[in-house]
RNA sequence: UCGGUCGGCCGGGCGAUCGCAGGGAAACCUGAGGAAAGUCCGCGCUCCGCAGAGCAGGGUGCCGGGUAACGCCCGGGCGGGGAAACCCGCGGAUCGGGCCACAGAGAAUGACCGCCGCCGGCAAGCCGCAAUCGUGGACCCGGCGGUGACGGUGAAACGGUGGUGUAAGAGACCACCGGCGUCGGCAGCAAUGCCGCGGCCAGGCAACCCCCACCCGGAGCAAGGCCAAGCAGACGCGCUGCCCUUCGGGGCGGGAGACGGCUCGUCUCCAUUAAGCGUCGGGUGGGCCGCAUGAGCCGCGCGGCAACGCGCGGCCCAGAUAGAUGGUCGCCCAGGCCGCAGCCGGCGGGAUGAAGGGUUCGCCCGUAAACCGCCAGAGGCGGCUGGACAGAACGCGGCUUACAGGCUGACCGCCGUC
RNA sequence: GGCGACGUAGCCAAGUGGUAAGGCAGGGGUCUGCAAAACCCUUAUGCGCGGGUUCGAAUCCCGCCGUCGCCU
Numbered sequence: 001u002c003g004g005u006c007g008g009c010c011g012g013g014c015g016a017u018c019g020c021a022g023g024g025a026a027a028c029c030u031g032a033g034g035a036a037a038g039u040c041c042g043c044g045c046u047c048c049g050c051a052g053a054g055c056a057g058g059g060u061g062c063c064g065g066g067u068a069a070c071g072c073c074c075g076g077g078c079g080g081g082g083a084a085a086c087c088c089g090c091g092g093a094u095c096g097g098g099c100c101a102c103a104g105a106g107a108a109u110g111a112c113c114g115c116c117g118c119c120g121g122c123a124a125g126c127c128g129c130a131a132u133c134g135u136g137g138a139c140c141c142g143g144c145g146g147u148g149a150c151g152g153u154g155a156a157a158c159g160g161u162g163g164u165g166u167a168a169g170a171g172a173c174c175a176c177c178g179g180c181g182u183c184g185g186c187a188g189c190a191a192u193g194c195c196g197c198g199g200c201c202a203g204g205c206a207a208c209c210c211c212c213a214c215c216c217g218g219a220g221c222a223a224g225g226c227c228a229a230g231c232a233g234a235c236g237c238g239c240u241g242c243c244c245u246u247c248g249g250g251g252c253g254g255g256a257g258a259c260g261g262c263u264c265g266u267c268u269c270c271a272u273u274a275a276g277c278g279u280c281g282g283g284u285g286g287g288c289c290g291c292a293u294g295a296g297c298c299g300c301g302c303g304g305c306a307a308c309g310c311g312c313g314g315c316c317c318a319g320a321u322a323g324a325u326g327g328u329c330g331c332c333c334a335g336g337c338c339g340c341a342g343c344c345g346g347c348g349g350g351a352u353g354a355a356g357g358g359u360u361c362g363c364c365c366g367u368a369a370a371c372c373g374c375c376a377g378a379g380g381c382g383g384c385u386g387g388a389c390a391g392a393a394c395g396c397g398g399c400u401u402a403c404a405g406g407c408u409g410a411c412c413g414c415c416g417u418c
Numbered sequence: 419g420g421c422g423a424c425g426u427a428g429c430c431a432a433g434u435g436g437u438a439a440g441g442c443a444g445g446g447g448u449c450u451g452c453a454a455a456a457c458c459c460u461u462a463u464g465c466g467c468g469g470g471u472u473c474g475a476a477u478c479c480c481g482c483c484g485u486c487g488c489c490u
Base pairs, nucleotide, nucleotide: 001416002413003412004411005410006409007408008407009406010405012332013331014330015329016328017327018326020031021030022029023028033389037400038399040398041397042396043395044394045220046219047218048217052264053263054262055261057216058215059214060213061212062076063075064074065073066072077090078089079088080087081086091211092210096209097208098205099204100203114147115146116145117144118143119142120141121140126137127136128135129134159177160176161175162174163173164172180198181197183196184195185194186193187192224289225288226287227286233280234279235278236277237276240253241252242251243250244249254270255269256268257267258266296315297314298313299312300311301310302309303308333387335385336384337383338382339381340380345375346374347373348372349371356365357364358363419489420488421487422486423485424484425483428442429441430440436473444460445459446458447457448456466482467481468480469479470478
């Protein structure tokens, strides 16, 4: 230089003028983002009953740490990919259930086909003996027993390779390799790693149910509170039993409701206008608070590998409610395209090598320019063009998605160039 | 602004791990004097998009896109 990997940051500037919103008595000041987005997680805040228990339901999932919390972040472990920088994945398949299409003997533990041994049969045909009756055997058939997973199928086939062994075989046994283990020792907080030991029995799927560990009450600022204005109520559920009493009430049941899946528990009400709940109907759709000082931003120091934490100092930075943050013009800037002019530079020739230097006088060392050709085009001048994705609505921490163009840091080098 | 549901052919839709039913519409034919209805045959296209889990995804998981509904 080229190609690649992982981050960090910016994402137009200045001015004039006409407007918009908030603050202010006024002058004047302030006025979108890294994602304000999707609403996917987690919190704050508010109400529901004080936020309880169990079941159900939902979520997370290697280990450790960070944090208000998280499905986020940091560090580590193991596995996979890559030549490397680096990237991706993650509980349990010996609790149990379920599924594994087609193909295949077989898809999960038992059969079928096959192989081997023994017993029985053998009409015809075959072979041997014998010689025309017969006899023995193989093939074949049947029964009993033993047994593997080669070929082949498939996404996946009951450890792999080589040997020993056997009637045939087989972890049945041996060597090496691989895998497994609630086993032992050592290292580590742990995941896990190394060494030893053990027995061969272990298919896959848990983004299927399930098991284990941990977490989660529900709803959402249209939450919720206050003020003002306005209206018309109707119907239904509920409308209790016994005992004690100092006549205030209390206890045990029953019923209704709060409780937003169920049960328990807790609380409220029960003869009056019931509390409360439900269904239908009517009215308003105005203002204020919530609502801008916050897990806030910037700088420095300290602790920590890091995420992050602590301390000190400084700063105040949008707040609408049909929803402000905009329009026009001028100058400039990154970038893009075209034209002009072609500098510095590199390579080759020039160079059988000037100048210069050394010398054992044979020679050796040694580099430049004009000029020619090729490569490469920084910077300059002029013109045209030119800025993406997007837009707050209670706030915050993350994730995800969209994004023209540009700046910058660290790292890697297989097939590359100098 | 908040909350929820859905997306399968031109239209309506079934299918919820094993290669996508059915109806309407469309095309051709029979019938008819010509049509309609009826009957028979039939094409092509389709699981909103992109990743992942799995041997295998319309179906399970994640992220986008679009449509619809509810809340004062």

Predicted 3D model of RNase P RNA and transfer RNA as a complex of 490 nucleotides. Its mean pLDDT, the model's own confidence on a scale to 100, is 75. It holds a member of the Rfam family "Bacterial RNase P class A". About the family: Ribonuclease P (RNase P) is a ubiquitous endoribonuclease, found in archaea, bacteria and eukarya as well as chloroplasts and mitochondria. It is annotated as a ribozyme. Gene Ontology terms of the family: dimeric ribonuclease P complex, tRNA processing and ribonuclease P activity.